[in-house]
RNA sequence: GCGGUAAUAGCUCAGUUGGUAGAGUGAAAGCUUCCCAAGCUUUAGGUCGCGGGUUCGAAUCCCGUUUACCGCU
Numbered sequence: 001g002c003g004g005u006a007a008u009a010g011c012u013c014a015g016u017u018g019g020u021a022g023a024g025u026g027a028a029a030g031c032u033u034c035c036c037a038a039g040c041u042u043u044a045g046g047u048c049g050c051g052g053g054u055u056c057g058a059a060u061c062c063c064g065u066u067u068a069c070c071g072c073u
Base pairs, nucleotide, nucleotide: 001072002071003070004069005068006067007066010025011024012023013022019056027043028042029041030040031039049065050064051063052062053061
């Protein structure tokens, strides 16, 4: 230098033919219990790495770019 993969909630990850972004775990509040643990319910938490483009509409498609890893030279 070239090619590939990954980047989404505090953490681990899903989201596949473009249609308002989810689970587990963690956090807060409540219920249950004599208390704790366990269990149950609810809530908060996201500019989908960043910047553009296409589209009525983009995590998803296109271009550029950043970081990490792998391969080639």
Model confidence (mean pLDDT): 81 of 100. The RNA shown here (transfer RNA) has 73 nucleotides and comes from a Bacteroidales bacterium. It matches the Rfam family "tRNA". About the family: Transfer RNA (tRNA) molecules are approximately 80 nucleotides in length. By type it is a transfer RNA. Lineage of the source: Bacteria > Pseudomonadati > Bacteroidota > Bacteroidia > Bacteroidales. The sequence was found in a public genome assembly.